Description:
Small-subunit ribosomal RNA from uncultured Thioflavicoccus sp., 1518 nucleotides, folded computationally.
RNA sequence: UAGAGUUUGAUCCUGGCUCAGGACGAACGCUGGCGGUGUGCCUAAGACAUGCAAGUCGUACGGGAUUGCCCGCAAGGGUGAUCCAGUGGCGAACGGGUGAGUAAUGUGUGGGAAUCUGCCCUCGAGACGGGAACAACCCGCCGAAAGGCGGGCUAAUACCAGAUGCGGCCUCUGUGUGAAAGCGCGGAGAUCAAAGGAUGCCCUCUGCUUGCAAGGUAUCGCUCGAGGAUGAGCCCACAUCCUAUCAGCUAGUUGGCGGGGUAACGGCCCACCAAGGCUAUGACGGGUAGCUGGUCUGAGAGGACGGCCAGCCACACUGGGACUGAGACACGGCCCAGACUCCUACGGGAGGCAGCAGUUAGGAAUAUUGGGCAAUGGGCGCAAGCCUGACCCAGCGACACCGCGUGUGGGAUGACGGCCUUCGGGUUGUAAACCACUGUCGGGGGGAACGAAGGACGUGCGGGCGAACAGUCCGUACGACUUGACGGUACUUCCAAAGGAAGCCACGGCUAACUCUGUGCCAGCAGCCGCGGUAAGACAGAGGUGGCGAGCGUUGUCCGGAUUUACUGGGCGUAAAGCGCGUGCAGGCGGUUUCGUAAGUCGGACGUGAAAGCUCCUGGCUUAACUGGGAGAGGUCGUUCGAUACUGCGGGGCUCGAGGUCGGGAGAGGGACGUGGAAUUCCCGGUGUAGUGGUGGAAUGCGUAGAUAUCGGGAGGAACACCAGUGGCGAAGGCGACGUCCUGGCCCGCACCUGACGCUUAGACGCGAAAGCGUGGGGAGCGAACGGGAUUAGAUACCCCGGUAGUCCACGCUGUAAACGGUGGAUACUAGGUGUUGGUGGCUAUCGUCAUCAGUGCCGUAGCUAACGCGUUAAGUAUCCCGCCUGGGGACUACGGCCGCAAGGCUAAAACUCAAAGGAAUUGACGGGGGCCCGCACAAGCAGCGGAGCGUGUGGUUUAAUUCGAGGCAACACGAAGAACCUUACCUGGGCUUGACAUGCACGUAGUAGUGAAGCGAAAGCGGAACGAUCCUUCGGGAAGCGUGCACAGGUGCUGCAUGGCUGUCGUCAGCUCGUGUCGUGAGAUGUUGGGUUAAGUCCCGUAACGAGCGCAACCCCUGUCCUUAGUUGCCAACACGUAAUGGUGGGAACUCUAAGGAGACCGCCGGUGACAAACCGGAGGAAGGUGGGGAUGACGUCAAGUCAUCAUGGCCCUUACGAGCAGGGCUACACACGUGCUACAAUGGAAAGUACAGAGGGCUGCCAACGCGCAAGCGGGAGCAAAUCCCAGAAAACUUUUCGUAGUCCGGAUUGGAGUCUGCAACUCGACUCCAUGAAGUCGGAAUCGCUAGUAAUCGCGGAUCAGCAUGCCGCGGUGAAUACGUUCCCGGGCCUUGUACACACCGCCCGUCACACCAUGGGAGUCGGUCGCACCAGAAGCCGGUAGUCUAACCGCAAGGAAGACGCCGUCCACGGUGUGGUCGAUGACUGGGGUGAAGUCGUAACAAGGUAACCGUAA
Repeated sequence: UAGAGUUUGAUCCUGGCUCAGGACGAACGCUGGCGGUGUGCCUAAGACAUGCAAGUCGUACGGGAUUGCCCGCAAGGGUGAUCCAGUGGCGAACGGGUGAGUAAUGUGUGGGAAUCUGCCCUCGAGACGGGAACAACCCGCCGAAAGGCGGGCUAAUACCAGAUGCGGCCUCUGUGUGAAAGCGCGGAGAUCAAAGGAUGCCCUCUGCUUGCAAGGUAUCGCUCGAGGAUGAGCCCACAUCCUAUCAGCUAGUUGGCGGGGUAACGGCCCACCAAGGCUAUGACGGGUAGCUGGUCUGAGAGGACGGCCAGCCACACUGGGACUGAGACACGGCCCAGACUCCUACGGGAGGCAGCAGUUAGGAAUAUUGGGCAAUGGGCGCAAGCCUGACCCAGCGACACCGCGUGUGGGAUGACGGCCUUCGGGUUGUAAACCACUGUCGGGGGGAACGAAGGACGUGCGGGCGAACAGUCCGUACGACUUGACGGUACUUCCAAAGGAAGCCACGGCUAACUCUGUGCCAGCAGCCGCGGUAAGACAGAGGUGGCGAGCGUUGUCCGGAUUUACUGGGCGUAAAGCGCGUGCAGGCGGUUUCGUAAGUCGGACGUGAAAGCUCCUGGCUUAACUGGGAGAGGUCGUUCGAUACUGCGGGGCUCGAGGUCGGGAGAGGGACGUGGAAUUCCCGGUGUAGUGGUGGAAUGCGUAGAUAUCGGGAGGAACACCAGUGGCGAAGGCGACGUCCUGGCCCGCACCUGACGCUUAGACGCGAAAGCGUGGGGAGCGAACGGGAUUAGAUACCCCGGUAGUCCACGCUGUAAACGGUGGAUACUAGGUGUUGGUGGCUAUCGUCAUCAGUGCCGUAGCUAACGCGUUAAGUAUCCCGCCUGGGGACUACGGCCGCAAGGCUAAAACUCAAAGGAAUUGACGGGGGCCCGCACAAGCAGCGGAGCGUGUGGUUUAAUUCGAGGCAACACGAAGAACCUUACCUGGGCUUGACAUGCACGUAGUAGUGAAGCGAAAGCGGAACGAUCCUUCGGGAAGCGUGCACAGGUGCUGCAUGGCUGUCGUCAGCUCGUGUCGUGAGAUGUUGGGUUAAGUCCCGUAACGAGCGCAACCCCUGUCCUUAGUUGCCAACACGUAAUGGUGGGAACUCUAAGGAGACCGCCGGUGACAAACCGGAGGAAGGUGGGGAUGACGUCAAGUCAUCAUGGCCCUUACGAGCAGGGCUACACACGUGCUACAAUGGAAAGUACAGAGGGCUGCCAACGCGCAAGCGGGAGCAAAUCCCAGAAAACUUUUCGUAGUCCGGAUUGGAGUCUGCAACUCGACUCCAUGAAGUCGGAAUCGCUAGUAAUCGCGGAUCAGCAUGCCGCGGUGAAUACGUUCCCGGGCCUUGUACACACCGCCCGUCACACCAUGGGAGUCGGUCGCACCAGAAGCCGGUAGUCUAACCGCAAGGAAGACGCCGUCCACGGUGUGGUCGAUGACUGGGGUGAAGUCGUAACAAGGUAACCGUAA
């Protein structure tokens, strides 16, 4: 020292990405009241118009101009003041700017010796006497200009020579000291100075005219020397970015001797000599960069940065050069070269804002061509003063920090408005209005500072100098005079009035703050995760809310969070990560004891670590920011003193680490040479005959030219069965018949020896499976490639038949593997148990057992681990050394380098892209994984469907409409328990608009409501003649109705993916969960798993579980047996009456039956099996036996399953229509396709005649008897019955008899014609039925497929709902009444356990690669262009240096000639720019080309994930 979001269905871990914080010389968007203090070209070290930024001194000098005064007639002279260029002095090397270059010639820290230093300070000494010029000025000349040339005059603190030398320097020398270098003190020689100038004052001495000169004096200057201070130069150590895909660099290079040069050391430079110097502790090269104090951040360590301020450095248009000077190689100096700009009379010239302003360009972006020298500081000056874009101020910019304000108190009917609303209200909100108050800031008026101290003048006093009571200088006191840019500013006072002053961002999570509307994967948002496809808290607007506030957001950058480079403080079995293995140099680390030392280490003192900054204390501005003072902190720093545990170093010792000698031992350890048998193949011969071989099945192949098979013989190559073992050996790779030879390592045992000799190991070197390469052999079997046969949609595969390289040997390469224990090496320590290999010892000795060393396995404690797991063979606890990792992809790649014959290997990026990629474990789901078990699931059967005709539903098509829904199982005789109109939702047409229907309000309403004629019309509707009311009443009116109007009605319009309800389905399957406990970091597990058993999570047993709930079962209904009760409409045994006959009648209550209640069945009993259990098997009894049969009953959940058209309902939409009504049409269409049914194809049948036996239902708008009519449908008829009474109602198959005789039929009945019946307002579209006639397809149905396990299938009829009429459908009812089940391998569905998983939308999953298209970045590329750095050569400006006597020359020498000396010129060395050639490196670009990435649904296949359907993967080759 704070974390959060994001990988998953969930979990833990790893790991990246992202966010919250702070900061800024910022910019951008919206907004903007005041003040203070700071700060402001980060880009083009691009280019610059204009002004200013360095001058000053007349007390250095000559001269000039203007002017005052005096003298003079004037000319002119004297004196003073102001000013000017020049000579001269000082300054201009400071101050100011910038950061290009520079990785060390720099900087920082600390040291050092061989140096210089103008002005300043202290001390000592001095300043003598001369000379010659040149500017200015005058004259002349050249030039456009800039400027220049010639002649002449002239001063100095300008210049020159001489004198002197306290002294300095040099040479020689003496001496002291010292190891020496050197230092101190002497001597001699040589050499080196100056401005006695300027100004003021004075007249004591001298001269002359009151005064002046000489002189004196004061101040300022001058010269030499010594010292100081300040500044500067030089040297050393350490520190100072990235890159090794830069590994070797270096000829002045390294050193020496001698010179030169410099202020000074030095290879700084030169000659000669030597051959060195630097480098893995990173030389050389490349890239980037001014360094520091510090700044930002951070808990710190650290990281990033170096703007303002301060120190150092570098630079001044670019490059080079020197001059002057104390100081420069010189920002506002010079010369040269170059580029650029400007002027020009074209001859030639001028310039350098990285000074302050300003302009332009660039850019996202950075200010005024301001005021002042008042202050501080600087230059010059004696001073006054002048100069100063340093500086002080002001201006501009919310750029930053800090402070202040935009009001305060009261005020509820909680106003209006807005927004929301469940329509009640809520919220904005005490907010406003309103009342009272205050006056900061801003505005107006008045007052008003600090910042100013000095300066010069006068006077007094003190002091220095002096002959001086002149003077002058210094100090001090007083007096008067005077100095402010800011600025009339801060501050203060008065006046007025709440009057002038609030925005920005956000509101899905992270993250504080929520609603409405609009939009509809659009428009848009987005930091990450992600929002948006009609109910968006995520877009846009609004209301509200949150945050901050003169600001708020965004963008960019840095640090933080990130322990995500881990020193503090990480890792490497499986997440990224142990080199394939060894030998081993450098390096790192190192047993035990003693002595010394004191390098590391620790402590003290001293020095230093500038100021500012930071921290603490304190002071000044009202506060703060800001700022003054004091203290502290800050270094691997330096010197010195001390300590000595540890480490190091040096010396001595020790034996336990390591090694050696001796004696034993095991072994597929390695190499070489031999030997052997089995087997395959081939060859020869024999026997033998038609096949063989091969596969899932085949075929290719081989074989009558004799194969396969079998016997004998022979050849050749390769590999060594059994032994053989989580056995052995080896460092790893790896090693397996036997013998011999050579050889490495290891283990054990006893004693002795050496004495730390050790461990590790970058680089280096060696070894290194297979494949592969080279050369030469060899080649039996196997066998990439290749050929053929199959398989397949294809099959460049899997399978089969062949077969070349290769596999083998020798020699040489290659150097990689999933080279794995995915676990580097060494050492020590830390419970055990058990097996095994080798050795030794003890006991016992037949076995055996105990101990120990070395190896090799398994299990396991502590501990560790994310978990899995590891666990003395560690992945535990520690130490040492090496290697390696830092999100996924791109990429085991590109480029470069090294290696290789090649293949290729080693090393190894970036752009771009993603929000993950991963590890372990969990729960599911899934598997062409496993185990166990169910189900009409298969099998075994029976009957069908699929073919035909017809019915019906659906698709499709058609149509004005063919309304809508349902869509694998689980839509399709489904919603439809019944479409001619109606229904009806659809279409066409003609009409209605408060409406067909509900509620409320207002108004009207007596000829009102209502009934409604004529007329038009298809009806609806329009139309209104005529008739004509009701109830209550307190008599006012009210109710109802109607009309008009307003609210509203209405919608089968949309959304079943907004919903409720209901339903289907898995599935009547046996499952689904919870509480507590326990285990696990956790998801979760346990329970519920296991052994049995069951129809069942049914029950029993076991058990870290113990219990419980929803399911199962049971309870309910029907049915099967019996009993009781009851006895009409049902029944009739006995009795009686009656009939042709009939429970018809009396009667009966037995039976059947009816419908209420009971009994009964529970593995209860017996036997067996089982574990003494649960239970199972068999048996008895029983009407029924192991849930007797059937029904009702459907757990947690799944399918966004179905339904907005049953109903309900949110939202959206329509409102003279998407509402309502009417007529007609449609839903009934028809080339087709499918589902589901009916009827058949016939003789177990059809037809005809006759004769039996049900159950369950329905009936008043009804069922309808008898009887009559009709061939029949039906009609007439009317009895009975609201039903155990009457009716529907003849049940049919069956049975008996007859006929038909296998035929498209006496089968089959479609279709069509005709005639009818019934229902209904109405049967045309479009009903059912009847009769006559017609008599189609069809002769048992391809692939495929459905149902059913017993009163079932099959078959036969009957009834009902709906309904006017209309079933082959549906729902029920009974009659007749089978076959088969060995069994669970297979198909389908399901349950439990287990296993694998890359699936979790869960296998209808996931996912790979080519190809095609688009876009993006990138490699190669004939080249092309450019930057940069070398090398070789050419060339060579300016300039310094050197040489030279061609020309010239004031000072000195010389009588002169001339000399000395200098300048110019010329020559030479060096050298910038430039040029030629040739390389390295970097960048840009390039036809074409390579791969890579991304993209919605593209194409082809199916490689991987399950045994992924040929297990997968690694290396290599094709």
Background:
The prediction has a mean pLDDT of 86.